[in-house]
RNA sequence: GCGCGGGAGAGCGCAAAGGGCCGCGAGGUCCGAUGCCGCCGAAGGAGCAACCGCCCCGGAAUCUCUCAGGCACAAGGGACCGCGC
Numbered sequence: 001g002c003g004c005g006g007g008a009g010a011g012c013g014c015a016a017a018g019g020g021c022c023g024c025g026a027g028g029u030c031c032g033a034u035g036c037c038g039c040c041g042a043a044g045g046a047g048c049a050a051c052c053g054c055c056c057c058g059g060a061a062u063c064u065c066u067c068a069g070g071c072a073c074a075a076g077g078g079a080c081c082g083c084g085c
Base pairs, nucleotide, nucleotide: 001085002084003083004082005081006080011037013036014035015034018031019030020029021028022027038071039070040069044067045065046064047063051059052058
């Protein structure tokens, strides 16, 4: 690196362009770009530096931040772990 398996956290928040479906209609219902507020840390990014190593240079977390990303289930993503090649 490839294949297989496992793999967490946090909102069904408020508003809403627009769209789908039902209805003769008034209307009902679902989805929802985007914005606002709240929140999460395990893609990536940044910071600190325990530690490793050490002449210097260097490497460096599951800690911190939350720019990015994400926040019903599912799907997707996913650090990391196990097995095989």
Molecule: Glycine riboswitch aptamer
Organism: uncultured Allosphingosinicella sp.